The RNA shown here (TPP riboswitch aptamer (THI element)) has 143 nucleotides and comes from Lobosporangium transversale. The model forms 95% of the base pairs in the Rfam consensus. The source organism's lineage runs through Eukaryota, Mortierellomycotina, Mortierellomycetes, Mortierellales and Lobosporangium. The sequence is in RNAcentral, with records from Rfam and Ribocentre. Model confidence (mean pLDDT): 76 of 100.
RNA sequence: AGUUGGCGCUAGGGGUGCUCCGUUGUUUGUUUCUCUGCAGAGGAGUUAAAUCCUCAGCAUGAAAAAUGGGUGACACGGGCUGAGAAAUACCCUCACUACCUGAUCAGGAUAAUGCCUGCGAAGGGAAGCGUCAAUUGCCAAUA
Repeated sequence: AGUUGGCGCUAGGGGUGCUCCGUUGUUUGUUUCUCUGCAGAGGAGUUAAAUCCUCAGCAUGAAAAAUGGGUGACACGGGCUGAGAAAUACCCUCACUACCUGAUCAGGAUAAUGCCUGCGAAGGGAAGCGUCAAUUGCCAAUA
RNA backbone atom coordinates (compact mmCIF):
# COMPACT_ATOMS: atom_id res chain seq x y z
C1' A A 1 0.00 0.00 0.00
C1' G A 2 -3.70 -3.62 -1.67
C1' U A 3 -7.54 -7.41 -0.66
C1' U A 4 -11.07 -9.83 2.57
C1' G A 5 -13.85 -9.99 7.07
C1' G A 6 -15.77 -7.95 11.98
C1' C A 7 -17.24 -3.53 14.63
C1' G A 8 -18.33 1.72 14.83
C1' C A 9 -19.57 6.76 12.88
C1' U A 10 -21.77 9.84 9.29
C1' A A 11 -24.64 9.99 4.98
C1' G A 12 -27.85 7.70 1.62
C1' G A 13 -31.29 3.86 -0.76
C1' G A 14 -35.75 0.50 -0.13
C1' G A 15 -40.62 -2.27 0.68
C1' U A 16 -45.19 -2.60 3.33
C1' G A 17 -48.91 -7.28 -0.20
C1' C A 18 -52.86 -11.30 0.58
C1' U A 19 -57.82 -12.21 3.49
C1' C A 20 -60.15 -18.99 4.79
C1' C A 21 -61.75 -16.10 9.94
C1' G A 22 -64.55 -12.45 13.74
C1' U A 23 -71.15 -12.53 19.37
C1' U A 24 -66.28 -6.43 16.45
C1' G A 25 -67.18 -1.30 14.41
C1' U A 26 -68.43 2.34 10.33
C1' U A 27 -71.19 3.11 5.75
C1' U A 28 -76.47 8.88 2.26
C1' G A 29 -72.67 1.49 -1.19
C1' U A 30 -75.65 -2.45 -3.33
C1' U A 31 -79.72 -6.09 -3.35
C1' U A 32 -84.49 -10.15 -8.80
C1' C A 33 -84.15 -11.63 -0.49
C1' U A 34 -87.48 -10.44 3.61
C1' C A 35 -90.49 -6.98 6.04
C1' U A 36 -93.34 -2.26 6.43
C1' G A 37 -96.24 1.60 4.34
C1' C A 38 -99.00 3.35 -0.04
C1' A A 39 -101.91 2.57 -4.10
C1' G A 40 -103.57 -1.11 -7.99
C1' A A 41 -105.10 -5.16 -11.88
C1' G A 42 -107.34 -10.02 -12.62
C1' G A 43 -109.82 -14.26 -10.54
C1' A A 44 -112.46 -17.16 -6.68
C1' G A 45 -116.11 -16.14 -2.95
C1' U A 46 -120.75 -13.45 -0.93
C1' U A 47 -127.32 -10.92 -1.26
C1' A A 48 -123.49 -7.34 -0.24
C1' A A 49 -119.10 -7.73 2.59
C1' A A 50 -115.40 -10.35 5.06
C1' U A 51 -111.90 -13.68 3.27
C1' C A 52 -108.64 -16.38 -0.22
C1' C A 53 -105.45 -16.91 -4.82
C1' U A 54 -102.40 -14.80 -8.83
C1' C A 55 -99.76 -10.67 -11.07
C1' A A 56 -97.12 -6.25 -11.53
C1' G A 57 -95.71 -1.16 -9.12
C1' C A 58 -94.09 3.00 -5.87
C1' A A 59 -90.85 4.61 -1.27
C1' U A 60 -85.04 11.01 0.92
C1' G A 61 -88.78 3.35 3.89
C1' A A 62 -85.89 -0.61 7.49
C1' A A 63 -84.25 4.27 14.71
C1' A A 64 -90.76 5.95 14.76
C1' A A 65 -95.58 1.13 11.38
C1' A A 66 -91.67 -2.56 10.30
C1' U A 67 -86.53 -8.49 14.27
C1' G A 68 -84.26 -7.28 9.28
C1' G A 69 -81.13 -10.75 6.07
C1' G A 70 -77.45 -11.33 2.05
C1' U A 71 -73.45 -8.90 -0.26
C1' G A 72 -69.60 -4.88 -1.15
C1' A A 73 -66.12 -1.15 0.71
C1' C A 74 -63.32 0.67 4.82
C1' A A 75 -61.43 0.24 9.97
C1' C A 76 -59.84 -2.90 14.05
C1' G A 77 -58.32 -7.80 15.64
C1' G A 78 -56.77 -12.70 14.05
C1' G A 79 -54.51 -15.67 10.02
C1' C A 80 -50.50 -16.37 5.41
C1' U A 81 -45.40 -15.42 3.38
C1' G A 82 -41.17 -12.77 4.88
C1' A A 83 -35.64 -9.74 7.98
C1' G A 84 -39.56 -6.38 7.50
C1' A A 85 -46.53 -6.24 5.57
C1' A A 86 -45.85 1.29 9.77
C1' A A 87 -42.13 -0.60 13.26
C1' U A 88 -38.93 3.90 14.36
C1' A A 89 -38.20 -1.28 13.42
C1' C A 90 -36.06 -4.22 9.44
C1' C A 91 -33.05 -4.82 4.96
C1' C A 92 -29.47 -2.75 1.71
C1' U A 93 -25.39 0.96 -0.24
C1' C A 94 -21.31 -0.91 -6.40
C1' A A 95 -23.91 -5.31 -6.89
C1' C A 96 -25.02 -13.14 -9.45
C1' U A 97 -27.88 -11.75 -3.38
C1' A A 98 -31.95 -4.36 -0.63
C1' C A 99 -35.22 -2.76 -4.07
C1' C A 100 -37.37 -1.19 -8.90
C1' U A 101 -38.53 -2.31 -14.23
C1' G A 102 -40.29 -5.86 -17.81
C1' A A 103 -45.23 -7.25 -15.23
C1' U A 104 -52.34 -6.60 -15.26
C1' C A 105 -45.55 -11.70 -17.36
C1' A A 106 -45.19 -17.51 -17.62
C1' G A 107 -45.71 -22.34 -14.97
C1' G A 108 -47.04 -24.46 -10.20
C1' A A 109 -49.37 -24.25 -5.51
C1' U A 110 -52.99 -21.75 -2.30
C1' A A 111 -58.52 -19.63 1.18
C1' A A 112 -55.78 -15.75 -1.34
C1' U A 113 -51.49 -12.98 -2.71
C1' G A 114 -45.88 -9.44 -5.82
C1' C A 115 -46.65 -17.68 -1.89
C1' C A 116 -42.88 -20.85 -4.80
C1' U A 117 -40.05 -21.43 -9.38
C1' G A 118 -38.68 -19.22 -13.94
C1' C A 119 -37.51 -14.66 -16.39
C1' G A 120 -32.36 -13.43 -13.76
C1' A A 121 -24.89 -13.40 -13.72
C1' A A 122 -31.35 -9.39 -17.67
C1' G A 123 -31.91 -3.60 -17.71
C1' G A 124 -31.67 0.00 -13.70
C1' G A 125 -30.22 0.84 -8.53
C1' A A 126 -27.98 4.25 -2.88
C1' A A 127 -20.69 5.19 0.01
C1' G A 128 -17.40 7.51 2.42
C1' C A 129 -14.46 7.59 6.87
C1' G A 130 -12.34 5.38 11.36
C1' U A 131 -10.75 1.03 13.96
C1' C A 132 -9.47 -4.23 14.82
C1' A A 133 -8.10 -8.99 12.67
C1' A A 134 -6.36 -12.10 8.69
C1' U A 135 -3.66 -12.20 4.28
C1' U A 136 -0.62 -10.50 -0.02
C1' G A 137 3.01 -7.19 -2.30
C1' C A 138 6.86 -3.42 -1.96
C1' C A 139 10.67 -0.55 0.86
C1' A A 140 14.12 0.11 5.00
C1' A A 141 16.98 -1.47 9.29
C1' U A 142 19.29 -5.27 12.37
C1' A A 143 21.22 -10.35 13.15